[in-house]
RNA sequence: AGGGAAGAACAGAUGUUCGCUGCGCUUCGGCGCAGAGGAAAGUCCGGACACCACAGGGCAGGAUACUUCCUAACGGGAAGAUGCAGCAAUGCAGAGCCAGCUCCACAGAAACAAACCGCCUGUCGUUGCGACGGCAGGUAAGGGUGAAAUGGUAGUGUAAGAGACUACCGGUAUUCCCGGUGACGGGGAUAGCCAGGAAAGCCUUAUCCGGUGCAAUGCCAAAUAGGAAAGCUAUGAUGCUGCCCGCAUCGCUUUCGGGUAGGCAGCUAGAGCUUAUCCGUGAGGAUAAGCCGAGAUGGAUGAACAUCAGCUUCGGGCAACCGAGCCACAGAAUCCGGCUUACGGUCUUCCCUGCUU
RNA sequence: GGGCCUAUAGCUCAGUUUGGUAGAGCUACCGGCUCAUAACCGGUUGGUCGGGGGUUCGACUCCCUCUGGGCCCA
Numbered sequence: 001a002g003g004g005a006a007g008a009a010c011a012g013a014u015g016u017u018c019g020c021u022g023c024g025c026u027u028c029g030g031c032g033c034a035g036a037g038g039a040a041a042g043u044c045c046g047g048a049c050a051c052c053a054c055a056g057g058g059c060a061g062g063a064u065a066c067u068u069c070c071u072a073a074c075g076g077g078a079a080g081a082u083g084c085a086g087c088a089a090u091g092c093a094g095a096g097c098c099a100g101c102u103c104c105a106c107a108g109a110a111a112c113a114a115a116c117c118g119c120c121u122g123u124c125g126u127u128g129c130g131a132c133g134g135c136a137g138g139u140a141a142g143g144g145u146g147a148a149a150u151g152g153u154a155g156u157g158u159a160a161g162a163g164a165c166u167a168c169c170g171g172u173a174u175u176c177c178c179g180g181u182g183a184c185g186g187g188g189a190u191a192g193c194c195a196g197g198a199a200a201g202c203c204u205u206a207u208c209c210g211g212u213g214c215a216a217u218g219c220c221a222a223a224u225a226g227g228a229a230a231g232c233u234a235u236g237a238u239g240c241u242g243c244c245c246g247c248a249u250c251g252c253u254u255u256c257g258g259g260u261a262g263g264c265a266g267c268u269a270g271a272g273c274u275u276a277u278c279c280g281u282g283a284g285g286a287u288a289a290g291c292c293g294a295g296a297u298g299g300a301u302g303a304a305c306a307u308c309a310g311c312u313u314c315g316g317g318c319a320a321c322c323g324a325g326c327c328a329c330a331g332a333a334u335c336c337g338g339c340u341u342a343c344g345g346u347c348u349u350c351c352c353u354g355c356u357u
Numbered sequence: 358g359g360g361c362c363u364a365u366a367g368c369u370c371a372g373u374u375u376g377g378u379a380g381a382g383c384u385a386c387c388g389g390c391u392c393a394u395a396a397c398c399g400g401u402u403g404g405u406c407g408g409g410g411g412u413u414c415g416a417c418u419c420c421c422u423c424u425g426g427g428c429c430c431a
Stems, first nucleotide, its partner, number of pairs: 001353008010344001012308007020035006037329001041340002044338005049213004056245004061209005066080005082093004095204002100202002102198003116143002118139009151169006170194002172191008217265004227256006236250005272291008310326002314323003358430007367383004377414001385401005407423005
């Protein structure tokens, strides 16, 4: 210098003027204080909270899946183990096809317990004695097909072959020792055990999950029609869960027609923020002190000017600099912890390559 | 705000269950029939299966994520 990997914080600052929302004070004129985000987004997970019976039994259904830990909880996070990718920094993945079922298109003889070609044996026939053909068998060493074809190399063996047997290598299973909380790692012994893949196929195993979401829910006010029609009605209907049981209530459902669509609570002091110390490799935890930092409901959080910063697509200039322009994604709605997605420049650490010293 | 469904040819829909070269009807175009047009008959064209990533030998189909459209509630 070029190319990459991981992570962190920030999201212009200050002042003046005019507006908007909330709270407090008020002599009703005003004054003071506070006022978006890292994602407020997607609503993909998990909780708090509220109601349904403080949440029941069974079936069904859903989610997760290496190990240990963190946490209110999680499908999130931390640290590690294994495998794969990469020269490396580093990144990615996740139970089980020796329980059962199913699938593996096309090609290929065969896609699971495989003889098409080839090789070999026997027998019959032909024969130009080299061989060829038919029939009955043996054979997974070779060819060919495929994404995938029944461990690899060398030898023994055989009619030809083959873990059929032997040695070494690889894998699997059982077992022993050592290290580790554990996943697992290291080492040894035994067994030719070596017959595939797919569970983001059904499924099996283990763990977890009751339902509905602040338009939950409660109160006040206003309005009103105990309306009409049809259907089902106690062996019923509705609710609690999709189904059954069980429990509660006694009418329920659909259509037509009509009324109200206002206010208050829930609502923001919380698994809260900042700083310090201690514990822990870390996620995180404990203690102490200090602080209060939005609460709208057609939905506030904006605009102008000045100064100082930042950027360089542009123009002028040798340069300092001057002028003009630009400054991303985006916008709370019950709250919180995550994940994912969108997006601007900056900084730190690390890896590889080249050059110079 | 919260909950749910859907996207396949120009249009309306199958196929996704159980992964194996994506189909039908209408439209368009060509030919036939007719004096001519329509109807009818025969044929042809036309697809990033909404975008991206993953699992797999192989994805419209299974998994994750984004985008567009639609429905429900008080």